[in-house]
RNA sequence: UCAUCAUCCAGAGGGACUGAGGGAAACGGCCCGUCGAAGUCCCGGCAACCGCCGCGCAGGCUCCUGCAGCACUGCGCGGGAAGGUGCCAAUUCCGUCCGGAGCGAGCGUCGCCCGGAGAGAUGAGGA
Numbered sequence: 001u002c003a004u005c006a007u008c009c010a011g012a013g014g015g016a017c018u019g020a021g022g023g024a025a026a027c028g029g030c031c032c033g034u035c036g037a038a039g040u041c042c043c044g045g046c047a048a049c050c051g052c053c054g055c056g057c058a059g060g061c062u063c064c065u066g067c068a069g070c071a072c073u074g075c076g077c078g079g080g081a082a083g084g085u086g087c088c089a090a091u092u093c094c095g096u097c098c099g100g101a102g103c104g105a106g107c108g109u110c111g112c113c114c115g116g117a118g119a120g121a122u123g124a125g126g127a
């Protein structure tokens, strides 16, 4: 960098340095910000993706062929938080593309609501 899979309406902030922007990109909206943005560092926290422990099921392996054993694989449930990531304003802040029962404007368009796609973020294993 690319593709795959899972999740994305929950949760969790203080300090130091610094000094004007920030909320991924474009546009629109709406917010945050000199009562200190972004960034860097320190400390703290959240969560439970990986990893860890237990149980169950299926598979695999082994030989002593038994409702056997296993430190293997997958799935499910529960636990916990040493380790690897991640995260700590607002749903991924909201919309943009497609479809839809209805409602309100109003006249072939907009708003509300629902579902999906796309984009993005994070993780896991892979190329």
Stems, first nucleotide, its partner, number of pairs: 001127002004124005013043005021032003026096004044088003049084002052079008060070003063066001092119001097116004102112004
Predicted 3D model of a 127-nucleotide RNA (SAM riboswitch aptamer (S box leader)) from Nocardioides halotolerans DSM 19273. It was read from a public genome assembly, where an Rfam model found it.